[in-house]
């Protein structure tokens, strides 16, 4: 220098054919217990890496940029 992959909640990750953004763990509240552990019920938490484009509609498609990983030279 060139190619490929990854970027979504605090953490680890799903998200199918473009059509209401989710799970587990963690956190908060309540209940059960004398208390802890634990279990159950409920709740809060999102710039879908950034910018632009296509579209009635984009986490999803296209281009560029950034960061990380990897391959070729």
């Nucleotide at each position: 220098g060139g190619g490929g992959c990854u970027a979504u909640a605090g953490c680890u990750c799903a998200g199918c054919u473009g059509g209401u953004a989710g799970a587990g763990c963690a956190c908060c509240u309540c209940a059960a217990u004398g208390g802890c552990a634990u279990u159950g019920a409920g709740g809060g938490g999102g710039u879908c890496a950034g910018c632009g484009g296509u579209u009635c509609a984009a986490a999803u498609c296209c281009g560029c940029u950034u960061a990380g990983c990897u391959c070729c030279a």